[in-house]
RNA sequence: GACAGUAAAAGGCAAACCUAUUGAAAAAUGGGGACGCAAAGUCACAGGUCUACGGUUUAAACAACUAAGAUGGCUGGACUGCCUAA
Numbered sequence: 001g002a003c004a005g006u007a008a009a010a011g012g013c014a015a016a017c018c019u020a021u022u023g024a025a026a027a028a029u030g031g032g033g034a035c036g037c038a039a040a041g042u043c044a045c046a047g048g049u050c051u052a053c054g055g056u057u058u059a060a061a062c063a064a065c066u067a068a069g070a071u072g073g074c075u076g077g078a079c080u081g082c083c084u085a086a
Stems, first nucleotide, its partner, number of pairs: 004084002012037002017032006035073001041079003045076003048071003054066004
């Protein structure tokens, strides 16, 4: 120094589930809780996935389609960052 991390130290995050709040929902946030994580830090840019209030179709619908919604703990990409033995 690192595109590497099977060692150590300092620390960090927090799945499921429970609970409260918000939301049409997906889901998010707070508290409890730890399955895991070396970017499980940040960004919806590309792909994927989830939802469908509203909208469109329809004679009508509890049907179909639709992201402006959601997900970074699905993958890629961009930006940033702690430690460092072999």